[in-house]
Context: one part of a larger RNA
RNA sequence: CGUUAAAAUUUGAGAAGGCUCAUCCCUAGUACGAGAGGACCGGGAUGGACAAACCUCUAGUGUACCAGUUGUUCUACCAAGGGCAUUGCUGGGUAGCUACGUUUGGUUUAGAUAAGCGCUGAAAGCAUCUAAGCGCGAAGCUGUCUUCAAGAUUAGAUUUUUUAGAUCACCCAGAGACUAUGGGUUUGAUAGGCUCUAUGUGUAAGUUCAGCAAUGAAUUUAGCAGAGGAGUACUAAUAGAUCAUUAUUUUUAU
Numbered sequence: 001c002g003u004u005a006a007a008a009u010u011u012g013a014g015a016a017g018g019c020u021c022a023u024c025c026c027u028a029g030u031a032c033g034a035g036a037g038g039a040c041c042g043g044g045a046u047g048g049a050c051a052a053a054c055c056u057c058u059a060g061u062g063u064a065c066c067a068g069u070u071g072u073u074c075u076a077c078c079a080a081g082g083g084c085a086u087u088g089c090u091g092g093g094u095a096g097c098u099a100c101g102u103u104u105g106g107u108u109u110a111g112a113u114a115a116g117c118g119c120u121g122a123a124a125g126c127a128u129c130u131a132a133g134c135g136c137g138a139a140g141c142u143g144u145c146u147u148c149a150a151g152a153u154u155a156g157a158u159u160u161u162u163u164a165g166a167u168c169a170c171c172c173a174g175a176g177a178c179u180a181u182g183g184g185u186u187u188g189a190u191a192g193g194c195u196c197u198a199u200g201u202g203u204a205a206g207u208u209c210a211g212c213a214a215u216g217a218a219u220u221u222a223g224c225a226g227a228g229g230a231g232u233a234c235u236a237a238u239a240g241a242u243c244a245u246u247a248u249u250u251u252u253a254u
Stems, first nucleotide, its partner, number of pairs: 001151001005161006014148004020048007032037001050105005058099004065092005070085006110142002116136004165243004169185005190236003193232005199225003206219005
């Protein structure tokens, strides 16, 4: 831009993907076979690889979370802290992301067939699956399963409203390179802050007590804390602009 009043829900021409492999048990030590050995068909269980989704569990990461600790420097000194040293090193770890984790999946058959096996049957009084005609038959093909899909210009269908909103701007994240998408803009919980809390770390500082001291104990399951949850307008979503639509008025033309 087209289809096209707006919004929502859809059909599916077409496209892509998947449809996998192994072991064990029963049938059955049966059929078969002198024995050794050892099934077809059918039923069940478990697993491998692969794929998708997710983070409840397990595990990893988690560089503005918590703690311990070494050297040095600074805050005048003690104590307590800040900086630097690979995040200085070490032990843990929320959210998020992830797999080594969890859940799920490859089912059911239908149609037309390949090789092959047949029925009837002439040419060719016989025979012959083939020449006319009719069947069976594969992990393969088409459909059934999953995803996308009306620019499918053949531009589809249904429902609602009979008519209206959209964009910029600003606060953002279940989104994200930018765009886009989704939420919100005071008639507000959208983000930050604050309060409470889940959770993490592991018992802060100060003071008191014990000990000559290093240190330990009590106050104290403390103190601190990023992303999780709830609440709360304290801060910021201000002020507005553009396009479209409708109504009225004016002008012009008929």
The part of an RNA shown here (large-subunit ribosomal RNA, domain VI) has 254 nucleotides and comes from a Lysobacteraceae bacterium.
The coordinates come from a structure-prediction model, not an experiment, and the mean pLDDT is 82.
It matches the Rfam family "Bacterial large subunit ribosomal RNA".
NCBI's taxonomy places the organism under Bacteria, Pseudomonadota, Gammaproteobacteria, Lysobacterales, Lysobacteraceae.